The prediction has a mean pLDDT of 87. SAM riboswitch aptamer (S box leader) from a Herpetosiphonaceae bacterium, 101 nucleotides, folded computationally.
RNA sequence: UUCUCAUCCUGAGGGGCGGAGGGACUGGCCCGACGAAGCCCGGCAACCCCAGCUCGCUGGAAGGUGCCAAAUCCUGCAAGCGUUGGCUUGACAGAUGAGAA
Repeated sequence: UUCUCAUCCUGAGGGGCGGAGGGACUGGCCCGACGAAGCCCGGCAACCCCAGCUCGCUGGAAGGUGCCAAAUCCUGCAAGCGUUGGCUUGACAGAUGAGAA
């Protein structure tokens, strides 16, 4: 990097360093000197993992990841409903994990 599978309306800091960006991309709309990114600490969660058993559920959190504004912030393509605002569903794209090449 590619492929397969699973998940993506829950949750998570009045902390320290740092100083201008950030929310993948498009178009929006937002967050940010009342302090962005990043790093450290802290935390959340439970994919891998650990234990148990009635074997697909229950419990745990030492370790490997992940995550800690807004539903993946909304949106993009298609369908249905509604009718000029929109709503719903499914794809695509994206993210994370596990496995494979």
The model forms 97% of the base pairs in the Rfam consensus. The source organism's lineage runs through Bacteria, Bacillati, Chloroflexota, Chloroflexia and Herpetosiphonaceae.